[in-house]
RNA sequence: GGGCCGGUAGUCUAGUGGUUAUGACAUCGCGCUAAGGCCGCGAAGGUCAGGAGUUCGAUCCUCCUCCGGCCCA
Numbered sequence: 001g002g003g004c005c006g007g008u009a010g011u012c013u014a015g016u017g018g019u020u021a022u023g024a025c026a027u028c029g030c031g032c033u034a035a036g037g038c039c040g041c042g043a044a045g046g047u048c049a050g051g052a053g054u055u056c057g058a059u060c061c062u063c064c065u066c067c068g069g070c071c072c073a
Stems, first nucleotide, its partner, number of pairs: 001072007010025003018056001027043005049065005
């Protein structure tokens, strides 16, 4: 330099044009307990890597950039 795959909450992850972006762990609160853990219920936490375009509408499609991984030279 060329090709392919990926980037979504603190971590991992589902979603691949449309109604409030999914779940688990972690965190916080309540219940439970003598207390803690486990367990149950609930809450907070997201510029969907950044920008532009297409569209009535973009996490999703197209282009550019950034970051990570793999392959080729």
The RNA shown here (transfer RNA) has 73 nucleotides and comes from a Promethearchaeota archaeon. Model confidence (mean pLDDT): 83 of 100. It matches the Rfam family "tRNA". Rfam classes the family as a transfer RNA.